RNA sequence: GUUCGAUAAAGGCAAACCCGUCAAAAGGCGGGGACGCAAAGCCAUGGAUCUACAGUUGCGCGCCAGCGACCAGCGCAGCCAUGACCGCCAGGUUGCCGAA
Numbered sequence: 001g002u003u004c005g006a007u008a009a010a011g012g013c014a015a016a017c018c019c020g021u022c023a024a025a026a027g028g029c030g031g032g033g034a035c036g037c038a039a040a041g042c043c044a045u046g047g048a049u050c051u052a053c054a055g056u057u058g059c060g061c062g063c064c065a066g067c068g069a070c071c072a073g074c075g076c077a078g079c080c081a082u083g084a085c086c087g088c089c090a091g092g093u094u095g096c097c098g099a100a
Base pairs, nucleotide, nucleotide: 004098005097012037013036017032018031019030020029021028022027035087041093042092043091045090046089047088049084050083055079056078057077058076059075060074061073
């Protein structure tokens, strides 16, 4: 010094779950709590994955009341990021220690 990572030393972070809170949700934040992590520090740059307020398409209800069609409204389903996720993979960037 690092394209390295030890039954080392000093430490660090904090999964699930619970409580509170923000959000349509995914999820985030705070407290508790530890599954684990050598970057489980930071960045949404590429992909993967998650959600679907809004939008859009279809179906149904409904409206009308002689029938049919259309429109408002409601419900269901599909598609859909501009949302989320760095503890999914890759990439970028910064950092503690120094056995082998």